[in-house]
The RNA shown here (small-subunit ribosomal RNA) has 1417 nucleotides and comes from a Chloroflexota bacterium.
């Protein structure tokens, strides 16, 4: 370079992130089943369950050329019969029924696979070779006669054949014994000599015969094929099975077998197997292969092929070349059937078929034509092996259900913003084709060397005709995952593989339209592999996610320094053998293609064998010194054990002094104390622990070790480089050590102190605090064996930047010497680079880079639990599951939020202060209750004098009653209409109904307009503020919230915005991996305060001032001083009307509260349509046993009352404000001037001030309530207005717990005006002015907030999360008096058939013998 091969992930833990980790999905496969659907063909496949039971038929017979008999026919006949031919399988005989076919029970084994071995073996039929086939004898079935029996069948007597059976002869070779030779690694092989004993069967054809041929028979050698035995290696799970074993292991003799062998037996020995897993338990036929996988691997073993095992369950042998025998025998058992009850028969896991079981698996078919098998000399017979057909979409493969044209695009259906869009060239329609289909005609190969012979089959195939004709469904459409809308439903019904959907707008349920994916199929379920690197050999991990044994010593095992020689086990390489066929892969070929099939090739083993190589590992040997160990010399140390000893302190005892307390706590009390405590002094006793030194220091393997002295003892380090010569590392089991607490026995006991008692605290307090106090703590001996036994980090070794300490030793330099300094070894710490890590972090004592060995992990819960075993005196320890359940459980880090965490800092937040509320009466609002209705909304702050800047009617949305229905209101269409209306009359509460009824323009048609009818539609304060817009409240006028680029981090994210100062402020300054920017802050805007200028009406005039209203000026930390870093700023001062934002207003960042509002308005959806619309009169929203909120007025002397008398500002006014004057006590009335207003009016402000009175009283306080009489507005003041006069005079004497406002022209007190409005506010609201304070030391605390930091298991975020008990229900599992079934082991009892042996009896043809008898049976 070319070619080949070749590995994909996703969802789900979180607010988000990275990691760990499980669960789930997409793929492929299937002996499948189920649901829906179904046109054809080819090739395959088809009881996985009950090795459950089987009706019926068939599946192994054949040979007459071995023999006898029977039958039929012919010929002959002496008529008795004979011969021949054909036939028959009844019997004898031979061969075959050990093959073929089925099944998978059992079996964990030499059963299977693979490679070897047999010098330890067998082999019928077949093939090749050698030799033989002589001569005799005896029975027996069938048959005949008889007997028993229901039957099956049996027995007795008689006679008979053979290729049946038995002697004899011969016997090369073969066997055995003795004895030589040669060969071999071997126990033996080959070959020679001598001896012993051992064979046979005939049939057919030709022939007159002899004889020949042929098929057989006998002996023997060899071959082929088949089998038997032995063996190395390989392939399941459990150690909660750790020990197993008496023919057990071996030997000797014997028996037995085809053959070795403990296979069997007697005797002898005591072995044999096992952690490299014996024994035991569970499961399973094994293999070629199949499926999956990139591979390594994992799972499986259906069809086909090889092997094994089995044949109703169990046992047994017989026959035979071969069996312990599927369609043979015997016995026992279960079951079924027959029976005359005495007794018999049977075995589909052969082919079909039946029943049963089950989710589930076929025809009681055709044929021996082919292939193959048995018998036979052949012909042939038999063959459910096999060849075919049938059934089943069960699988794979192929084909079809038509092809082309055909509209800005029909109908229908779906949808829609009503315009349209989709279905959709789809259909219709036109033209064409005929695979398939139907019918008709022709018609195979498969058959072999010629002829004959075809079940399949009149099939495949070919030709013709007909006609688009007969042929499409299934699943899915939230993400994963390709495909979306409508309606219905409303946490219901339902879906769901995981995450999860459904509570009124569901692409997730159901239906429809549409779409997507597959297609004669499509889905579902089960199972396997994959994804899963999630058991990690390839290819994982263990500080914190699951995971290092508490520590050491050490057997086995694993691993092992440097040099050399040999060897060749491992290793590498080459040859040979084998690894069956089929299958997979490649090539080629045959069916039209493919599936399928055929031929060839390649490939495949941890296999065997013969060579070659000699690096590496092993093994043997020889060396070496660096690993390891030792010697010598030094040296530090709370290392261990034992004995002794010391002082301080606590407590107790004795005595003295001394008197009222002491002790203890947050505060107390219990306790102790006048019988003398505590305190203090002196003396004594006893136990335990060792202050200071003491250190991030030392020692030890860990646990752990601390006064001093002595004894005994372990280990380390340094120096020397003297010795040994790899002696090493690790270490499953094992053994030992092992804090505290605990246990046993015996001591001891000062202090402390579980349990316990008491006192407190508290709702309680089985606690925390206090007073006591027993075990225990201490000692000796023994047990126990655990821990956050932690560095949560196994041990050993090597290598890999530095810096700073500290303990022990050595060296250098210097030197008289000690430090300082430099080098080095060992230990112990901190920081840090590379590297590693999910991050945090680790970083030469690694968590870096590597090596060796051990231990351990594999989702969470259940559970370190149950059971079992082992240990323990017990407590308990070690080992260690499952059912069930969850979709997570986790680690690290991030941003928030939170904390009865920390730091800093604000705010009338507290504190300081002034006045209130909470008590009273009244007003208003809300809750509640009531009601026909008391319309609705608002609900902590942030609802409650809120929507409402005015409910008698109206408003009005509510209630009852009465009306109306194209409507009270809008638009449009069609038709009708000179009719409505006003007005009048009647009814009525009105609305409304009924009747009467004239007028307008006009060209007299029509039209405008009006009304009526009909249809579209109107209307709704009906629902949803959780579908919305808009607007608003609140945190909060708080100082914050973000972005771009860069940088840091795997990432969420961080940085900037943190830090040091400063500010009212993220205000400004400085610093800084940040540099800038935006929304906020501030400023710009308005009002007030000072001045200047301009202008000016309404004053009787002028000027000025005041004033009015416009512009401008003025304040900027500008100046001075102090302070600071000489930055920002802060403090003080001057000047100034005003000073550090001068006062006030407007202005409200990103966002939060699903905050509020569908009833202000708008608006999606839903609902209503003679009513949920609309009209009207009346009622209600004003109710009242209560409760709350906001207020008003008070309780009085800082006051009330009466008299006199000052000073405002903001505003409003023509359907209005309304002067003077007059009347009325007054509300008010009459009156009307003036004024659209700096002109007139509302309009006398009040508190205040002056002087007077009241004198502490429920009052000359307070004014509720009620009575009477009046006034005003209005259609109308009964429910339900306001005001005036007279009378009445209630509660109330300053307000519990608690709670609110306010920091200066503020609070407090005083009045005035306005909006709304016919009227109604001295109490609400919005404004205006008048009088005019007190206090702030300060930030500990309460509330709210800002910044930084910390912890977190919170994130709907502390109103969070979460634990346990209990109650009720459900599920899973267990226990339970017992009852019952099964399996296994051991011991014992009885014991069939059968085989071997022993003993006894009976009987018998062949051979011997005259016989008796013997041999033998």
């Nucleotide at each position: 370079a070319u070619g080949g091969u070749g590995g994909a992930g996703a969802g789900u833990u979180u607010g988000a992130u990275c990691c760990u980790g499980g669960c789930u999905c997409a793929g492929g496969a299937u002996c499948a089943a189920c649901g829906c659907u179904g046109g054809c063909g080819g090739c395959g496949u088809g009881c996985c369950u009950a090795a459950u039971g089987c009706a019926u038929g068939c599946a192994a017979g054949u040979c007459g050329a071995g023999c006898g008999g029977g039958g039929u026919g012919a010929u002959c006949u002496u008529c008795g019969g004979a011969u021949c031919a054909c036939u028959u399988a009844c019997g004898c005989g031979g061969c075959g029924g050990a093959c073929g076919g089925g099944u998978g029970c059992g079996g964990a084994a030499c059963a299977c696979g693979u490679g070897g071995g047999c010098a330890a073996c067998c082999u019928g039929c077949c093939c090749c070779g050698a030799g033989g086939u002589g001569g005799g004898g005896g029975a027996u079935a069938g048959c005949c006669g008889g007997u028993g029996g229901a039957a099956a069948c049996a027995c007795c007597g008689g006679g008979u054949a053979a290729u049946u059976c038995c002697g004899c002869a011969u016997g090369a070779g073969g066997u055995c014994a003795c004895u030589g030779a040669u060969c071999g690694g071997a126990g033996g092989a080959u070959u020679g000599g001598u001896g012993a004993g051992g064979a046979a069967a005939g049939g057919c054809u030709c022939g007159a015969a002899a004889g020949a041929g042929u098929c057989g028979c006998c002996u023997u050698g060899g071959g082929a094929g088949g089998g038997g035995c032995c063996u190395g290696c390989g392939g399941c799970c459990g150690a909660u099975u750790a020990g197993c074993u008496a023919g057990a292991c071996g030997g000797u003799g014997g028996g037995g077998u085809a053959a070795c062998g403990g296979c069997c037996u007697a005797c002898c020995g005591u072995g044999g197997c096992g952690a490299c897993g014996a024994u035991c338990g569970g499961u399973a036929g094994c293999u070629g292969g199949u499926c999956u996988g990139a591979g390594a691997g994992g799972a499986c073993g259906g069809c086909c092929a090889g092997c094994c095992a089995c044949a109703c369950g169990g046992g047994g042998a017989c026959u035979g070349a071969g069996a312990c025998a599927c369609g043979g025998c015997c016995c026992c058992g279960a079951c079924u059937c027959c029976u005359a009850c005495g007794g018999g028969a049977g075995g589909c896991a052969g082919c079909a078929g039946c029943a049963a079981g089950g989710a589930a698996u076929c025809u009681u078919c055709c044929g021996c034509a082919a292939u193959g098998g048995g018998c036979g000399a052949c012909a042939g017979c038999c063959u459910g092996a096999c060849g075919g057909a049938g059934c089943a979409a069960c699988g794979c493969c192929g084909c079809g259900u038509g092809u082309g044209g055909g509209a800005u695009g029909a109908c229908g259906c779906c949808u829609u913003u009503c315009g349209g869009g989709g279905u959709g060239u789809a259909a219709a329609c036109c033209a064409c084709u005929u695979u398939u289909c139907u019918c008709a005609g022709g018609g195979a190969a498969g058959a072999a060397g010629c002829a004959c012979u075809g079940a399949c089959g009149g099939u495949a195939c070919c030709u013709g005709a007909g006609g688009a004709a007969g042929a499409a469904g299934g699943a899915c459409c939230g993400g994963c995952u390709a495909a979306c809308u409508a309606c219905g439903u409303g946490c219901c019904a339902g879906c769901a593989g995981c995450c999860g959907c459904g509570g009124u707008a569901a692409u997730a349920c159901g239906u429809a339209g549409g779409g997507u994916c597959c297609g004669a199929g499509c889905g579902u379920u089960g199972u396997c592999c994959g994804g899963a690197g999630u058991u990690a050999c390839u290819g994982g991990g263990c500080g914190u996610a699951a995971a290092g044994c508490g520590c050491g010593c050490g057997c086995a095992g694993g691993c092992g320094g440097c040099g050399g020689u040999g060897u060749a086990a491992g290793c590498a390489u080459g040859g040979c053998g084998u690894g069956a066929a089929a299958g997979c892969c490649c090539c080629u070929g045959g069916c039209u293609u493919a599936a399928c099939c055929a031929g060839g090739g390649a490939g495949g083993g941890u296999c065997g064998u013969c060579g070659u190589g000699g690096a590496c590992u092993g093994c043997a040997c020889c060396g070496c010194u660096u690993g390891a160990g030792g010697g010598c010399g030094a040296u530090a140390g709370g290392g261990g054990c034992u004995g002794g000893u010391g002082g301080a302190a606590u407590g107790c005892c004795u005595g003295g002094u001394g008197u009222a307390g002491u002790g203890g706590u947050g505060a107390a009390a219990u306790g102790c104390g006048u019988a003398g405590a505590g305190a203090u002094c002196a003396g004594g006793c006893g136990g335990a622990a060792c202050a200071c030194c003491c250190g991030u220091g030392g020692c030890g393997a860990a646990g752990g070790c601390g006064g001093c002295c002595a004894g005994c003892u372990g280990g380390g380090u340094c120096g020397u480089c003297c010795c040994u010569g790899a002696c090493g590392c690790u270490g499953a089991g094992g053994c030992g050590c092992g804090a505290a607490g605990g246990c046993g026995u015996g001591g001891g006991g000062a202090g402390c102190g579980a349990a316990c008692g008491g006192g407190a605290u508290u709702a309680g307090a089985u606690a925390c605090c206090c007073c006591g106090g027993u075990a225990g703590u201490c000692c000796a001996c023994g047990c126990a064996g655990u821990a956050a036994a932690c560095g949560a980090u196994g041990c050993a070794g090597a290598c890999u930047a530095g810096g700073c300490g500290u303990g022990g030793g050595g060296g250098g330099a210097g030197u008289u010497g000690a430090c300082c300094c430099c080098c080095u070894c060992c230990g112990u710490g901190c920081c840090g680079g590379a590297g590693c890590u999910a991050a945090c972090g680790c970083g030469g004592g690694a968590a870096g880079u590597c090596u060796g060995c051990c231990g351990c992990c594999u989702g969470g819960g259940g559970a370190g639990u149950a059971c079992g075993g082992c240990c323990g005196c017990a407590a308990g320890g070690c080992u260690a599951a499952a059912a069930c359940u969850c979709a997570a459980a986790g680690g690290a880090a991030u941003u928030g939020a939170c904390g009865g965490g920390g730091g800093c800092c604000c705010g009338c937040a507290c504190a300081a202060g002034c006045g209130g509320c909470g008590g009273a009466g009244c007003g208003u609002g809300c809750g509640g209750u009531u009601u026909a209705a008391u319309u609705c909304g608002a609900c902590g702050c942030a609802a409650c004098g809120c929507g409402u800047a005015a409910a008698a009617c109206c408003u009005u949305a509510c209630c009852g009653a009465g009306g109306c229905u194209u409507g009270a209101c809008a638009u449009g269409u069609g038709g009708c209409u000179g009719c409505a209306g006003a007005c009048g009359u009647g009814g009525g509460a009105a609305a409304c109904c009924a009747c009467g009824g004239g007028g307008c323009c006009u060209u007299c048609g029509a039209g405008g307009g009006u009304g009526c009818c009909a249809c579209a539609c109107a209307g709704g304060u009906g629902c949803u503020g959780c579908a919305u817009g808009g607007c608003u409240g609140u945190c909060g006028u708080c100082a914050g919230c973000u972005c771009g680029u860069g940088c840091c981090g795997u990432g969420a994210g961080g940085u900037g915005u943190u830090g040091g100062g400063u500010u009212a402020a993220g205000u400004c300054c400085c610093g800084c991996a940040a540099c800038g920017a935006g929304c906020g802050c501030a400023a710009c805007c308005c009002c007030c305060g000072c001045g200047u200028c301009u202008a000016g009406u309404u004053g009787a005039a002028u000027u000025g001032a005041u004033c009015u209203a416009g512009a401008c000026g003025g304040a900027c930390u500008g100046c001075c001083g102090g302070c600071c870093g000489c930055a920002a700023a802060c403090c003080g001062g001057a000047g100034g009307a005003a000073g550090g934002u001068g006062g006030g207003g407007a202005u409200g960042a990103c966002g939060u509260c699903a905050a509020g509002u569908c009833a202000g308005c708008a608006u999606g959806g839903c609902c209503u349509u003679u009513a949920u619309a609309u009209c009207c009169a009346g009622g209600g929203c004003u109710a009242c046993a209560c409760a709350c909120a906001c207020g008003c007025u008070a309780c009085a002397a800082u006051g009330g009352c009466g008299c006199g008398u000052a000073c405002a500002a903001u505003g409003g006014g023509u359907c209005g404000c309304g002067a003077a004057g007059c009347c009325g006590c007054g509300a008010g009335g009459c009156g009307g001037a003036g004024c659209g207003a700096a002109u007139c009016c509302c309009c006398c402000a009040a508190a205040c001030c002056c002087g007077g009175u009241c004198u502490c009283a429920g009052u000359u306080c307070g004014g509720a309530u009620c009575g009477c009489g009046g006034g005003c507005u209005g259609c109308a003041a009964c429910u339900c207005g306001c005001c005036c006069g007279c009378g009445u005079g209630a509660a109330g004497u300053c307000g519990g717990a608690g709670u609110c406002g306010c920091u200066a022209g503020u609070a407090a007190c005083c009045g005035c005006a306005g909006g709304u409005c016919a009227g109604c506010a001295u109490u609400a609201c919005u404004g205006c002015g008048g009088u005019g304070a007190a206090u702030a030391u300060g930030u500990u605390c309460c509330c709210g907030g800002g910044c930084c930091u910390u912890g977190u298991a919170c994130a709907c975020a502390c109103c969070g999360c979460c634990c346990g008990u209990c109650a009720c229900g459900u599920c899973a599992u267990g226990a339970a008096a017992g009852c019952u079934g099964g399996c296994a082991a051991c011991a014992c009892c009885c014991g069939a058939a059968g085989c071997c042996g022993g003993u006894g009896g009976g009987c018998c043809a062949a051979c011997c013998g005259c016989a008796a008898g013997g041999a033998g049976g």
The sequence is in RNAcentral, with records from ENA and SILVA. The source organism's lineage runs through Bacteria, Bacillati and Chloroflexota.